[in-house]
RNA sequence: CCCGAUUAAGCUAAACCCUCCCUGAGGAGGGGGCGGAAAGCAGCGGGUCUUAGUAUAAGAUGGCCGAGCUACCGAAG
Repeated sequence: CCCGAUUAAGCUAAACCCUCCCUGAGGAGGGGGCGGAAAGCAGCGGGUCUUAGUAUAAGAUGGCCGAGCUACCGAAG
């Protein structure tokens, strides 16, 4: 550096419920806990979704996939 254990400290948090924002996908806060070795960050390329709607454009999704950046631990290899 790769890698990911039965190591240690932890971190995060699906569905669903409540409140708020939003045309909408969805987002924020609280509860909750399916899960996660990057389920941390970031819309670069796809996919999917939303809005307008004629071509196309704008937006959402990072816990859909790929690539990128950063990070704890240190078994086996």
Predicted 3D model of a 77-nucleotide RNA (c-di-GMP-I-GGC riboswitch aptamer) from Nitrospiraceae bacterium UBA6905. The organism belongs to Nitrospiraceae, within Bacteria. Of the family's consensus pairs, 90% are formed in the model. Its mean pLDDT, the model's own confidence on a scale to 100, is 87.